[in-house]
Context: one part of a larger RNA
RNA sequence: CGGAGGAGAAUUGAGGGGAGGUUUCCUUAGUACGAGAGGACCGGGAAGCACCGACCUCUAGUGUACCAGUUGUCCUGCCAAGGGCAUCGCUGGGUAGCUAAGUCGGGAAAGGAUAAUCGCUGAAAGCAUAUAAGCGAGAAGCCAACCCCAAGAUGAGUUCUCCCUGAAGACCCGUGGUAGAUCACCACGUUGAUAGGCUGGAUGUGUAAGGUUGCCGCGAGGCCCUUAGCUAACCAGUACUAAUCGGUCGUUUGA
Numbered sequence: 001c002g003g004a005g006g007a008g009a010a011u012u013g014a015g016g017g018g019a020g021g022u023u024u025c026c027u028u029a030g031u032a033c034g035a036g037a038g039g040a041c042c043g044g045g046a047a048g049c050a051c052c053g054a055c056c057u058c059u060a061g062u063g064u065a066c067c068a069g070u071u072g073u074c075c076u077g078c079c080a081a082g083g084g085c086a087u088c089g090c091u092g093g094g095u096a097g098c099u100a101a102g103u104c105g106g107g108a109a110a111g112g113a114u115a116a117u118c119g120c121u122g123a124a125a126g127c128a129u130a131u132a133a134g135c136g137a138g139a140a141g142c143c144a145a146c147c148c149c150a151a152g153a154u155g156a157g158u159u160c161u162c163c164c165u166g167a168a169g170a171c172c173c174g175u176g177g178u179a180g181a182u183c184a185c186c187a188c189g190u191u192g193a194u195a196g197g198c199u200g201g202a203u204g205u206g207u208a209a210g211g212u213u214g215c216c217g218c219g220a221g222g223c224c225c226u227u228a229g230c231u232a233a234c235c236a237g238u239a240c241u242a243a244u245c246g247g248u249c250g251u252u253u254g255a
Stems, first nucleotide, its partner, number of pairs: 001152001005163007015149004021049007033038001051106005059100004066093005071086006111143002117137004164254001169249004173189005194242003197238005204230002210225002214223003
């Protein structure tokens, strides 16, 4: 841009893509078969390996915006308490997210037409012959079946609800993320929880600062107040802040 007004939602499936793996064990059964040695078909069940997809509850990794410990040095006048730098200074942990080695799932079953191959009936050719007429069986392969995309399928399909003239609606603009290189997509824009802030919670860390009129110790320090203090990306609530005010396109009931 098209789909002969516009919006929101739900669909059909032409067509296309993906997947398709395999082993071992138990049982049937030490049966059939076989002199024995050995040892099944058919069927039932259970575990794995590789591959693929999704996810983060668990196990772990990361987690330079979280917490703690600690060394050297400089600074905040000093003590105390902190800050900067030293690979995030080093060390011990760790939320969200992202991950695998983690978790869950997949190939199945059943169908159709066939290949090699094996048959039934059966003439030409009184026999024979699976073939000449006719009818079957038969593969991890083919077509469907399973999963995904899909009406630019210009053959542009279908259904439901709603809107109507500077309108419906869309875009610009703004706050953002389940999205993302940009664009796009998605949520929201005061008739508002979109982001930030604040409050509460969760989680993590591991007991903050301060304590002359608390305790112990000569002291460094320890105990107590204290399951404290702090806490990112998580979960809620709350208009305090910012989504202000606006602009452009789009017409006249759809040739």
Overview: Model confidence (mean pLDDT): 87 of 100. Large-subunit ribosomal RNA, domain VI from a soil metagenome, 255 nucleotides, folded computationally. The RNAcentral record of the full RNA draws on MGnify.